Molecule: SAM riboswitch aptamer (S box leader)
Organism: soil metagenome
This record gives sequence, structure tokens and C1' cells, in this order.
RNA sequence: CUCAUCCAGAGGGGGCAAGGGACCGGCCCGUUGAACCCCCAGCAACCAACCGCCAGUGCGGCAGGUGCUAACUCCGGCAGUGAUCGAACUGGAAGAUGAG
Repeated sequence: CUCAUCCAGAGGGGGCAAGGGACCGGCCCGUUGAACCCCCAGCAACCAACCGCCAGUGCGGCAGGUGCUAACUCCGGCAGUGAUCGAACUGGAAGAUGAG
């Protein structure tokens, strides 16, 4: 940079000690222990050796790799519909993850 996905799912223990939820605004989480590190467990989104089936660049299973385990990507941010500076809905931007 390109493509796909993002309303599902899944937490305990130990260490340490004050932050964390990308950014900004909001709103939350946190001394009943945040972030980070270690151990164990789990989830199953993407890839997948291998195995099976098949007419099949197809389907199913699976070791493993990555990822993840508060809140829809926590909500919004830009544009449109709408309008009561509202709610709601749609698309986008940005971000995250995977594959290339």
C1' cells in the first nucleotide's frame, strides 16, 4: 500500500503500584488493584501443515501461527436523511486484527 472483517465469543493466579479505554470531546473502568511482566486457562476472527470427502483454485476436521478474553471499534468526531442545536438511521474518516 491492497483486500477482508469489526452488534458474536472467551479470565483466574502471582509480581508490581497508578493509571487505562489509539487521538480529541464525552462517558466510563481502576487501591475490592490500572498499565506492564510471568504462569495457567479460554475464545475462535484470519491463516493453516496434515487428514478425510469431492467433478471441483470446493467442503469438513485439525497440530500449529497471529490475534483476542469491560462497555457495538464504549459513544461521538466528517457527510447525508431527519429536526426541537434532539433521538434514530445510512455512508465515510480514523483505528484495530488478519492475509498478501